[in-house]
Molecule: transfer RNA
Organism: Microgenomates group bacterium
RNA sequence: GGGCUUGUGGCUCAGCUGGUUAGAGCGGUCGCUUGACAUGCGACAGGUCGCAGGUUCGAGUCCUGCCAAGCCCA
Numbered sequence: 001g002g003g004c005u006u007g008u009g010g011c012u013c014a015g016c017u018g019g020u021u022a023g024a025g026c027g028g029u030c031g032c033u034u035g036a037c038a039u040g041c042g043a044c045a046g047g048u049c050g051c052a053g054g055u056u057c058g059a060g061u062c063c064u065g066c067c068a069a070g071c072c073c074a
Base pairs, nucleotide, nucleotide: 001073002072003071004070005069006068007067010026011025012024013023019057028044029043030042031041032040050066051065052064053063054062
């Protein structure tokens, strides 16, 4: 230098053929339960989907550029 893959709450990930509100588990906070702790149960907070554009009535999803990580080729 070229090619491919990935990027979504603090962490690990899902999100189908573009569609109405972006989700799960773990973690966090509060409450219930206990003499207390753990477990269990319930509730709550936390994201605008790597960044910037484009297409579209509508984009996490499609297109372009850039950034980062990984792999391969030279």